Context: one part of a larger RNA
RNA sequence: GAACGAACGCUGGCGGCAGGCCUAACACAUGCAAGUCGAGCGCACCUUCGGGUGAGCGGCGGACGGGUUAGUAACGCGUGGGAAUAUACCCAAUUCUAAGGAAUAGCCUCUGGAAACGGAGAGUAAUACCUUAUACGCCGAUUUGGGCAAAGAUUUAUCGCCAUUGGAUUGGCCCGCGUUGGAUUAGCUAGUUGGUAAGGUAAAGGCUUACCAAGGCUACGAUCUAUAGCUGGUCUGAGAGGAUGAUCAGCCACACUGGGACUGAGACACGGCCCAGACUCCUACGGGAGGCAGCAGUGGGGAAUAUUGGACAAUGGGCGCAAGCCUGAUCCAGCCAUGCCGCGUGAGUGAAGAAGGCCUUAGGGUUGUAAAACUCUUUCACCGGUGAAGAUAAUGACGGUAACCGGAAAAGAAGCCCCGGCUAACUCCGUGCCAGCAGCCGCGGUAAUACGGAGGGGGCUAGCGUUGUUC
Numbered sequence: 001g002a003a004c005g006a007a008c009g010c011u012g013g014c015g016g017c018a019g020g021c022c023u024a025a026c027a028c029a030u031g032c033a034a035g036u037c038g039a040g041c042g043c044a045c046c047u048u049c050g051g052g053u054g055a056g057c058g059g060c061g062g063a064c065g066g067g068u069u070a071g072u073a074a075c076g077c078g079u080g081g082g083a084a085u086a087u088a089c090c091c092a093a094u095u096c097u098a099a100g101g102a103a104u105a106g107c108c109u110c111u112g113g114a115a116a117c118g119g120a121g122a123g124u125a126a127u128a129c130c131u132u133a134u135a136c137g138c139c140g141a142u143u144u145g146g147g148c149a150a151a152g153a154u155u156u157a158u159c160g161c162c163a164u165u166g167g168a169u170u171g172g173c174c175c176g177c178g179u180u181g182g183a184u185u186a187g188c189u190a191g192u193u194g195g196u197a198a199g200g201u202a203a204a205g206g207c208u209u210a211c212c213a214a215g216g217c218u219a220c221g222a223u224c225u226a227u228a229g230c231u232g233g234u235c236u237g238a239g240a241g242g243a244u245g246a247u248c249a250g251c252c253a254c255a256c257u258g259g260g261a262c263u264g265a266g267a268c269a270c271g272g273c274c275c276a277g278a279c280u281c282c283u284a285c286g287g288g289a290g291g292c293a294g295c296a297g298u299g300g301g302g303a304a305u306a307u308u309g310g311a312c313a314a315u316g317g318g319c320g321c322a323a324g325c326c327u328g329a330u331c332c333a334g335c336c337a338u339g340c341c342g343c344g345u346g347a348g349u350g351a352a353g354a355a356g357g358c359c360u361u362a363g364g365g366u367u368g369u370a371a372a373a374c375u376c377u378u379u380c381a382c383c384g385g386u387g388a389a390g391a392u393a394a395u396g397a398c399g400g401u402a403a404c405c406g407g408a409a410a411a412g413a414a415g416c417c418c419c420g421g422c423u424a425a426c427u428c429c430g431u432g433c434c435a436g437c438a439g440c441c442g443c444g445g446u447a448a449u450a451c452g453g454a455g456g457g458g459g460c461u462a463g464c465g466u467u468g469u470u471c
Base pairs, nucleotide, nucleotide: 001471002470003469004468006467007466008465009464010463013343014342015341016340017339018338019336020335021301026299027298028297030296031295032294035060036059037058040057041056043054044053045052046051067254068253076179077178078177079176080175081174082173085171086170090167091166092165093164094163097160098132099131100130101129108121109120110119111118112117137148138147139146152159153158180226181225182224187217188216189215192214193213194212195211196210197209198208199207229251230250231249232248233244234243235242236241256277257276258275259274260273279290280289281288282287307333309332310331311330315329316327317326318325319324346376347375348374349373356367357366358365359364380412382407383406384405385404386403390398415460416459417458418457419456420441421440422439426455427454428453429452430451436443437442
């Protein structure tokens, strides 16, 4: 000098754009954040007989979106390759959609419990479940022969269902290289290293198991330990480099702590389930409920970081044939000089160089064209009116916002730091090694340009200084 997710002190007019718990991955009151489909199904209720509402069965979605950085020194990430793989919805193509059956929720009856939640009986439907048939084809055997489906709905236009192939997209897996410090960590390893066989997986593989062999890593740093999410980037620098990883984007990991699987195309699942633990709450003491590192918000910690706001209008997502419903994603608004950028706080004329202040050698000098006064203008703010684009037929939260027109009046709008040298800027008074200053050198003990005040001056300016951190 530059930079900052900054904080503190003094000060503070407006707008645009951005940013806003870096600390306790501490604990959380309350509300909302994931639903949707009656064109799958049977009931119950209402009905203007058009239809609608409710719980339940069923389907799809809750694996996305959103948050956080605790863990992780690792194929986690970055980059470049690879083969033994899966992929709901979407696209293209081929084939099929046949015949039957048994249940069950809701509802009803009885019943247990304080509640959460159940139990028994009767009985009902389906795009829920099961059996049989068939197989373009696929799988499996390579002996002429084993296995594998399906679902219907309707307003008659379609929307679906099953099998297979290909594509697209998105994943899983493997490898080369790169990826912090410590040797005051030198040896580490028993599924450990390899083979055979089997199991398992969508898939290669000690992934797992049995048997066999005794290997494997390491001074080019294994193991241990400390620290840390990685990257595109960001800051600085002429560059090389150094530091860093907020916001935005990609990837990983996590969801009170630890473990586990279920369902599913996909999870070992933030707002699903089970077990254990800590904590909080309810209880009739028998037993139950919960998980903000979603958006707001509260307590706590801290130098320090915002509203318990509006709307689905746009963009996007889920469901639905659609109308539409949901969406704290998102778009907006609120708060904060936190930053960057822009604008204003007036312009011209004006010397008796007024008054006052300060200094003085008492003559004067300076503040100073500064003020007053006269003339003028109206940016921004204020008042009144018109009033968008963003939307495409309709639909605008923002918002009566932006912008435009008119009106009034210089009217509402300047501070902060410094003045010994470094370093731009000097005098007087007070104080008297005191009170104090200070980044370094150093000032202060009676004339202090260095402390405190004043006048004057210098610098920056809605900011200015200080502190912290990086280069």